[in-house]
RNA sequence: UCCUUAUGAAGAGUGGCAGAGGGAACGGCCCUGUGAAGCCCGGCAACCUGCAUUUUGCAAGGUGCUAAAUCCGCGGUUAAUCCGAGAGAUAAGGU
Numbered sequence: 001u002c003c004u005u006a007u008g009a010a011g012a013g014u015g016g017c018a019g020a021g022g023g024a025a026c027g028g029c030c031c032u033g034u035g036a037a038g039c040c041c042g043g044c045a046a047c048c049u050g051c052a053u054u055u056u057g058c059a060a061g062g063u064g065c066u067a068a069a070u071c072c073g074c075g076g077u078u079a080a081u082c083c084g085a086g087a088g089a090u091a092a093g094g095u
Stems, first nucleotide, its partner, number of pairs: 002094006013041001015040003021031003026073003042066003047062002049059004070087001074084003
């Protein structure tokens, strides 16, 4: 890099540094000097892992996450909605 499988409405900051952007891409719609990105600290606990009294709970080592359903969009459907697709994200395994 690519492939397979699983998961996505749960959960998590009134902190420090910093100082203008950010939410994948495109369109929309949002967040942001009442402080964006990034870094530090704190926190969460889906997957792997460890432990136990093993339909579950605890831990927080790997990794991930810490605005909005994966923010929305496409197809079908509905009173609300629900089902599915694409793309992307994360994990585990493979290459």